[in-house]
RNA sequence: GCCCCACUGGCGUAAUGGAUAACGCGCCUGACUUCUAAUCAGGAGAUUCGGAGUUCAAGUCUCCGGUGGGGUG
Numbered sequence: 001g002c003c004c005c006a007c008u009g010g011c012g013u014a015a016u017g018g019a020u021a022a023c024g025c026g027c028c029u030g031a032c033u034u035c036u037a038a039u040c041a042g043g044a045g046a047u048u049c050g051g052a053g054u055u056c057a058a059g060u061c062u063c064c065g066g067u068g069g070g071g072u073g
Stems, first nucleotide, its partner, number of pairs: 001072007010025004018056001027043005049065005
């Protein structure tokens, strides 16, 4: 240089082109407990890597760019 893959809450993942973007862990608050842990209840947290396009509708399709990973001379 060329080719391929990935990118979604703090972390790990899901979501058939149509929902209020879902779940687990973690975090916060409360209950329970002498205290902690465990358990139970509730809560906050993602404009889905950036931009443009297609579409009535985009996390999802297309294009350009970014970052990371893999392959290749």
Predicted 3D model of a 73-nucleotide RNA (transfer RNA) from Bigelowiella natans CCMP2755. The organism belongs to Bigelowiella natans, within Eukaryota. Its Rfam family is "tRNA". About the family: Transfer RNA (tRNA) molecules are approximately 80 nucleotides in length. It is annotated as a transfer RNA.